[in-house]
Context: one part of a larger RNA
RNA sequence: CUGGGCCUAAAGCGUCCGUAGCCGGAUACGUAGAUCUUGAGUGAAAUCUCCUAGCUUAACUAGGAGGCGUGCUUGAGAGACCGCGCAUCUAGGGACCGGAAGAGGUAGGAGGUACGUCUCAAGUAGGGGCAAAAUCCUAUAAUUUGAGAAGGACCACCGGUGGCGAAGGCGUCCUACUGGGACGGGUUCGACGGUGAGGGACGAAGGCCAGGGUAGCGAACGGGAUUAGAUACCCCGGUAGUCCUGGCUGUAAACGAUGUGAACUAGGUCUGUCAGUUUCUACGGGAGAUUGAUGGGCCGAACCGAAGGGGUUAAGUUCACCGCCUGGGGAGUACGGUCGCAAGACUGAAACUU
Numbered sequence: 001c002u003g004g005g006c007c008u009a010a011a012g013c014g015u016c017c018g019u020a021g022c023c024g025g026a027u028a029c030g031u032a033g034a035u036c037u038u039g040a041g042u043g044a045a046a047u048c049u050c051c052u053a054g055c056u057u058a059a060c061u062a063g064g065a066g067g068c069g070u071g072c073u074u075g076a077g078a079g080a081c082c083g084c085g086c087a088u089c090u091a092g093g094g095a096c097c098g099g100a101a102g103a104g105g106u107a108g109g110a111g112g113u114a115c116g117u118c119u120c121a122a123g124u125a126g127g128g129g130c131a132a133a134a135u136c137c138u139a140u141a142a143u144u145u146g147a148g149a150a151g152g153a154c155c156a157c158c159g160g161u162g163g164c165g166a167a168g169g170c171g172u173c174c175u176a177c178u179g180g181g182a183c184g185g186g187u188u189c190g191a192c193g194g195u196g197a198g199g200g201a202c203g204a205a206g207g208c209c210a211g212g213g214u215a216g217c218g219a220a221c222g223g224g225a226u227u228a229g230a231u232a233c234c235c236c237g238g239u240a241g242u243c244c245u246g247g248c249u250g251u252a253a254a255c256g257a258u259g260u261g262a263a264c265u266a267g268g269u270c271u272g273u274c275a276g277u278u279u280c281u282a283c284g285g286g287a288g289a290u291u292g293a294u295g296g297g298c299c300g301a302a303c304c305g306a307a308g309g310g311g312u313u314a315a316g317u318u319c320a321c322c323g324c325c326u327g328g329g330g331a332g333u334a335c336g337g338u339c340g341c342a343a344g345a346c347u348g349a350a351a352c353u354u
Base pairs, nucleotide, nucleotide: 003326004325005324006323007308008307012322014202015201016200017199021195022194023193025089026088027087029085030084031083033082035078036077037076038075039074040073041072042071048066049065050064051063052062053061054060092192093189094188095187096185097184098183104178105177106176107175108174109173110172111155112154115151117149118148119147120146121145122144126137127136163170164169206249207248208247209246210245211244212243216242217241221237222236223235224234259321260320261319262318263317264316267299268298269297270296271295272294273293274292275291276290277289278288279287280286303310304309327354328353329352336347337346338345339344
């Protein structure tokens, strides 16, 4: 010396499951693959070190000794650690039981206001829109008011740095089926675990295919304004789409711009859930205080950081495993490959330039 990094400078795969691999809890016994000690053999010569000698010296050369040859083969031994075998354990992990929380998911049913349209009735001249206007609607009676009908989408208040979910995401009510987590018990299995190259599944919006649906909104498009122009912002319309069913796409500032798991390292405060203790009680699934666990936030010691900041929900101190970065542009382009109906996605350069 055997790299440094990844919140914001380049860099955490969108998320999870999982194959190989890598890593792996406690105790006892055994084994001796690996490891260590030791004996022998081998490990060419030259080269290297020391001593001596030969060319006048040196370089050079020769002789001797040592070293090197990081190793291999074979014998003996050690048994802590790694591995392996066997047995046992319960602190990791799983299962079970108990009551509780939740917009977790799927399907079906029910409802609510608003909205535009239509019908009937009332009523008469404007309505609408804007900074101001106009396009536009209206004498075939609009706007407005009342009653009603069919319709599609959405789900006010509650609603909260509140909850649930791996992420995307999830919000009217009821029912059925169903996933996960927390708490308490310490009943049960007994290391069954962690990560995860390939691989698989899920994955907002938009887009695509087929069929339906279409109230509102609304890319494109038409018109009116504005303007020097106005392929815009504003206004009047409006098709795809937005919605449903089945299939495809597989991306995002898919963000905490922070991979997953584990251990350890001050506190304070607010809040969701569960459990214990305690006080009050109109006794109820009630209220308060407090303790423990587990989530969600804020502030902060140590420490970390270039700083902003982070700070037991770490970006602190460590371990295991994976992914990724290596100046800017060219470029997430070209080419090739794989996937896709296509759009395109994934993989992913170089010349050249600076």

Predicted 3D model of a 354-nucleotide part of an RNA (small-subunit ribosomal RNA, central domain) from a Candidatus Altiarchaeota archaeon. Its mean pLDDT, the model's own confidence on a scale to 100, is 89. Taxonomically the source falls in Candidatus Altarchaeota (Archaea, Nanobdellati).